A computed fold for a 76-nucleotide RNA from Eubacterium maltosivorans, annotated as transfer RNA.
The RNAcentral record of the sequence draws on ENA.
Its Rfam family is "tRNA". It is annotated as a transfer RNA. From the family's description: Transfer RNA (tRNA) molecules are approximately 80 nucleotides in length.
Its mean pLDDT, the model's own confidence on a scale to 100, is 80.
Taxonomically the source falls in Eubacterium (Bacteria, Bacillati, Clostridia, Eubacteriaceae).
RNAcentral records the identical sequence in 3 taxa.
RNA sequence: GCUGGGAUGGCACAGAUGGUAGCGCAGCUGAUUCGUAAUCAGCAGGCCGGGGGUUCGAGUCCCCCUCUCAGCUCCA
Numbered sequence: 001g002c003u004g005g006g007a008u009g010g011c012a013c014a015g016a017u018g019g020u021a022g023c024g025c026a027g028c029u030g031a032u033u034c035g036u037a038a039u040c041a042g043c044a045g046g047c048c049g050g051g052g053g054u055u056c057g058a059g060u061c062c063c064c065c066u067c068u069c070a071g072c073u074c075c076a
């Protein structure tokens, strides 16, 4: 340099054909217990790597850029 994948709550991940984001763990509150853990119930937390574009509407489509993983190639 080229090709492909990834970037979504604190963490690991989902999100057919665009229709307004969800699960698990962790966290908080309550119940249960002599108490802890476990269990059960509930709550809070992200605008989706950054910037543009298309669209009535974009995490999903298009363009540019950043970071990251894998492979290939060139030079030294």
Base pairs, nucleotide, nucleotide: 001072002071003070004069005068006067007066010025011024013022019056027043028042029041030040031039049065050064051063052062053061